The RNA shown here (FMN riboswitch aptamer (RFN element)) has 115 nucleotides and comes from Lacrimispora celerecrescens.
The coordinates come from a structure-prediction model, not an experiment, and the mean pLDDT is 78.
The sequence is in RNAcentral, with records from Ribocentre.
NCBI's taxonomy places the organism under Bacteria, Bacillota, Lachnospirales, Lachnospiraceae, Lacrimispora.

[in-house]
RNA sequence: UAAUAUCUUCAGGGCAGGGUUCAAUUCCCUACCGGUGGUAAAGCCCACGAGCCGCAAGGCAUGAUUCGGUGUGAUUCCGAAGCCGACAGUAUAGUCUGGAUAAAAGAAGAUGAUA
Numbered sequence: 001u002a003a004u005a006u007c008u009u010c011a012g013g014g015c016a017g018g019g020u021u022c023a024a025u026u027c028c029c030u031a032c033c034g035g036u037g038g039u040a041a042a043g044c045c046c047a048c049g050a051g052c053c054g055c056a057a058g059g060c061a062u063g064a065u066u067c068g069g070u071g072u073g074a075u076u077c078c079g080a081a082g083c084c085g086a087c088a089g090u091a092u093a094g095u096c097u098g099g100a101u102a103a104a105a106g107a108a109g110a111u112g113a114u115a
Base pairs, nucleotide, nucleotide: 001115002114005111006110007109008108009107010106017029018028019027031095032094033085034084035048036047037046038045043083044082051060052059053058065081066080067079068078069077087098088097089096
């Protein structure tokens, strides 16, 4: 240094202000947020993770971007204008409460043996 084994730790953010209403952080105006790996730095390019039903096999769900500029290279940077967000509960929820002190894509580290 490489691959491999075991173990440990870590691993999701967000309703401020106003309106309507008996009642809404759920509706309306406005505000705010963006997991992991890849790639020119990405919520909306490719891939992955989280949910629900079932004894199981298996089934359901799995979102969303354009234009201009720079550049060898960017739907990733810069400028502008947009768009999207599981399930259960509750006045209809990306932001509240709950499953969840859970699980996990993965990240970091330790130890052992081998080359």